[in-house]
Bacterial RNase P class A from Polynucleobacter sp., 307 nucleotides, folded computationally.
The prediction has a mean pLDDT of 78.
The sequence is in RNAcentral, with records from ENA.
It is recorded under the gene name rnpB.
NCBI's taxonomy places the organism under Bacteria, Pseudomonadati, Pseudomonadota, Burkholderiales, Polynucleobacter.
RNA sequence: AGAGUUGGUUGGGCAAUCGUCGCUUCGUUUACGAAGGGGAGGAAAGUCCGGACUCCAUAGGGUAGGGUGAUGGCUAACGGCCAUCCACGGAAACGUGAGGAAUAGGGCCACAGAGACGAGCGUAUUUAGUUACGGUGAAACGCGGCAACCUCCACCUGGAGCAAUCCCAAAUAGGCAGGCGUUGAGGCGACCCGUUGAGCCUGCGGGUAGGGAGCUCGAGUCUACUGGUAACGGUAGACCUAGAUGAAUGAUUGCCCCUAGACGAAAGUCUAGGCGACAGAAUCCGGCUUAUAGACCGACUCUGCAC
Numbered sequence: 001a002g003a004g005u006u007g008g009u010u011g012g013g014c015a016a017u018c019g020u021c022g023c024u025u026c027g028u029u030u031a032c033g034a035a036g037g038g039g040a041g042g043a044a045a046g047u048c049c050g051g052a053c054u055c056c057a058u059a060g061g062g063u064a065g066g067g068u069g070a071u072g073g074c075u076a077a078c079g080g081c082c083a084u085c086c087a088c089g090g091a092a093a094c095g096u097g098a099g100g101a102a103u104a105g106g107g108c109c110a111c112a113g114a115g116a117c118g119a120g121c122g123u124a125u126u127u128a129g130u131u132a133c134g135g136u137g138a139a140a141c142g143c144g145g146c147a148a149c150c151u152c153c154a155c156c157u158g159g160a161g162c163a164a165u166c167c168c169a170a171a172u173a174g175g176c177a178g179g180c181g182u183u184g185a186g187g188c189g190a191c192c193c194g195u196u197g198a199g200c201c202u203g204c205g206g207g208u209a210g211g212g213a214g215c216u217c218g219a220g221u222c223u224a225c226u227g228g229u230a231a232c233g234g235u236a237g238a239c240c241u242a243g244a245u246g247a248a249u250g251a252u253u254g255c256c257c258c259u260a261g262a263c264g265a266a267a268g269u270c271u272a273g274g275c276g277a278c279a280g281a282a283u284c285c286g287g288c289u290u291a292u293a294g295a296c297c298g299a300c301u302c303u304g305c306a307c
Base pairs, nucleotide, nucleotide: 001303002302003301004300005299006298007297008296009295010294012256013255014254015253016252017251018250020039021038023036024035025034026033027032041278045289046288048287049286050285051284052283053161054160055159056158065157066156067155068154069153070084071083072082073081074080085099086097087096088095089094100152101151105150106149107146108145109144117142121134122133123132124131165213166212167211168210175204176203177202178201179200180199186196187195188194220239221238222237223236224235225234226233227232257274258273259272260271261270262269263268
């Protein structure tokens, strides 16, 4: 210098104005105003695994069903991750692997081949299916191969999910209890007359609308030291970082940045374009998978050249 392998970070910045959803304080008062401060991601996605949490079920044992499967470790847990072994691919870095058991049993073994696990084909040979050889094929008689076929073994496994679950609670219409009522309840705006004619009043209880809790302080984040090859752990300090629900998190402008072109010795200037890619929280967390323009940083392998 070239060709590769692998891991990580980032994924527009600053300012101004307007808007939107929560929070705190104040004013006023139940909805506004003012000030301050906060408001998406590495995948928020797919909802594929594993947990926390909630409700229901549950003596104990067994079976069925589902899942996992080298060895050791990590973890709250896992089908995840780390390390090592083995097999396969690669020249290597490295990548991929459901990687237990084939004398417990059943099943299957394409094409070719006479025959594919049942037996016994052809030729030669022998007292005798007695012995030897043969082509095809991954495999030809030998207790071969396949378990991402059934199965066996070991281990794990109850169900539903925040629309879980719980609390407060209108109006209207039902329900229950008590009282009053054709000797007239109640209505016809207050009272009287008149008219009409069977309900009215009070209390309780369930449900709905609506509101609240769950809800975001948590297996939390960052930094330093430290144990371990690593995944991961320990100690100390600092920090609080969305919580909407017909569902906020947006828009505009300027400068920087990025790309292309022109000029210039260079610094730089001008013009045009872009305003970045994938994408959008909905109980939370650990993973996996999928999407992702561009920029940056490391480790390693091989080849060539120079010293």